[in-house]
RNA sequence: GGGCGGUUAGCUCAGCUGGCAGAGCGCUACGUUUACACCGUAGAGGUCGCAGGUUCGAGCCCUGCACCGCCCA
Numbered sequence: 001g002g003g004c005g006g007u008u009a010g011c012u013c014a015g016c017u018g019g020c021a022g023a024g025c026g027c028u029a030c031g032u033u034u035a036c037a038c039c040g041u042a043g044a045g046g047u048c049g050c051a052g053g054u055u056c057g058a059g060c061c062c063u064g065c066a067c068c069g070c071c072c073a
Base pairs, nucleotide, nucleotide: 001072002071003070004069005068006067007066010025011024012023013022019056027043028042029041030040031039049065050064051063052062053061
């Protein structure tokens, strides 16, 4: 330098042919317990890597860039 895959909540990851951003774990509160754990209920937490484009509408499509991994040279 070229090719492929990845980047979404604190962590691990979904997100269906473009139409309300989610799950599990973790965290907080309440219930339960003498208490802790388990369990149940509720809640907080997101510039969807960055910038631009297409579209009525983009996590999703297009372009460029950054970072991580693998392969080729």
The RNA shown here (transfer RNA) has 73 nucleotides and comes from a Chloroflexota bacterium. Model confidence (mean pLDDT): 82 of 100. Its Rfam family is "tRNA". The family's RNA type in Rfam is transfer RNA. Taxonomically the source falls in Chloroflexota (Bacteria, Bacillati).